[in-house]
């Protein structure tokens, strides 16, 4: 140059003029409010899905084991925790930089394996293959048939119970051997996960737990509409006073007398909820810088900053200059010039993380191809 990897960054920048939300002081006023003036400060890398893991509040609960249910799941480590991160091990892709993997346990026990296929699980013989051995034909052959014997080669399938060669054998087979896988014991190396090496054993145990299960560990329940506090009007409720206690309802008890209970209206007052106000609510596992520890995630140690927050919801609109992108005119300019473009997206208790969108850009490493010196 071209292709690519893999980490990290930015998400236009300065003014004018006009809104808006919160708030310092200061005046003003009908003073638990309103209004005015000068200041200051106002989104994001994902604020977003709410998917994990906490902070924080209420409710529950005496300890400790266990059942049920739900979630993690190779190993060491960070971390307040995580199912997140960082190193590694293992397995797969890629010439390669690098990428990907819910990655315990299949001799606890049960389940399932479509379609094809003989046969899908304590494995089978359809197509095959046998000059050895038993029996039987007649045409006496390296003959046909049957019986015993065999899994090598053919076929089915995702998958057929070790693979390659050599001997062997009638033909075959781990029936013998060699290497290559695998079991299993020892030994070394490593905190582990695993890894080398050596001996042994002729091969057993088909696959699937994002199927039930089984093993280790983790796990109270709702959520700022959590919760606390102040507080009308109108209804209802309780206490005290005060008038009324004729009638009448209701009820003890189907009825009728009788008797008993209870239900009224005013005034003060006291507590509870509603409407509505305050807090909660941003100084916090915080930004930044330096230095030192560690491969890394991170951590320590010092200095240094305070930085939206309301209530269905402020943070915008116009315009100038410069950067950026794209098309075009000519006087072709490395400081010409028109015209047009600029992404995903909006804080609503709050932090840590993952996952989803993103126009355009700009750094550092490293790879592999080409050409030149």
């Nucleotide at each position: 140059c071209c292709a690519g990897a893999u980490g990290g960054c930015c998400g236009g920048a300065u003014g004018g003029c006009u809104g808006c939300u919160u708030u310092u002081g200061c005046c003003c006023u009908u003073u638990u409010g309103g209004g005015g003036c000068c200041g200051a400060a106002g989104a994001g890398g994902a604020a977003a899905g709410u998917c994990c893991g906490g902070g924080c509040u209420c409710c529950a609960c005496g300890g400790a084991a266990g059942c049920a249910c739900g979630g993690u799941g190779c190993c060491g480590g960070g971390u307040a925790a995580c199912g997140c991160c960082c190193g590694g091990c293992g397995g797969g892709g890629g010439u390669g930089a690098c990428c990907c993997c819910a990655g315990g346990g299949a001799c606890a026990g049960u389940g399932c394996c479509a379609c094809a296929g003989a046969g899908a699980c304590g494995a089978g013989a359809c197509c095959g293959c046998c000059a050895a051995g038993c029996g039987g034909c007649c045409u006496u052959g390296u003959g046909c048939c049957g019986c015993a014997g065999c899994a090598a080669g053919g076929g089915u399938g995702a998958a057929a119970g070790g693979g390659u060669g050599c001997g062997g054998u009638a033909a075959g087979a781990g029936c013998g051997c060699a290497c290559c896988g695998c079991a299993u014991c020892u030994c070394c190396g490593g905190u582990a996960a695993c890894g080398g090496a050596g001996a042994u054993g002729g091969c057993a145990g088909g696959g699937c737990a994002a199927a039930c299960c089984c093993c280790a560990c983790c796990g109270g329940g709702a959520g700022c509409a959590a919760g606390a506090c102040c507080a009308a009007a109108u209804a209802g409720g309780g206490g005290c006073g005060g008038c009324a206690c004729a009638g009448g309802g209701c009820u003890c008890g189907c009825u009728u007398c009788c008797g008993g209970g209870u239900c009224g209206c005013c005034g003060c007052u006291c507590g509870g909820g509603u409407c509505g106000g305050u807090c909660g609510c941003g100084c916090g596992a915080g930004g930044c810088g330096u230095u030192c520890g560690g491969c890394g995630a991170c951590g320590a140690a010092c200095g240094u900053c305070c930085u939206a927050g309301a209530g269905g919801a402020a943070u915008g609109g116009c315009u100038a200059u410069c950067g950026c992108c794209g098309c075009g005119u000519c006087u072709a300019g490395u400081c010409a010039u028109g015209c047009g473009g600029a992404a995903c997206a909006g804080a609503a208790c709050c932090c840590g993380g993952c996952u989803u969108a993103u126009a355009g850009g700009c750094c550092a490493u490293c790879u592999g191809g080409c050409a030149u010196c």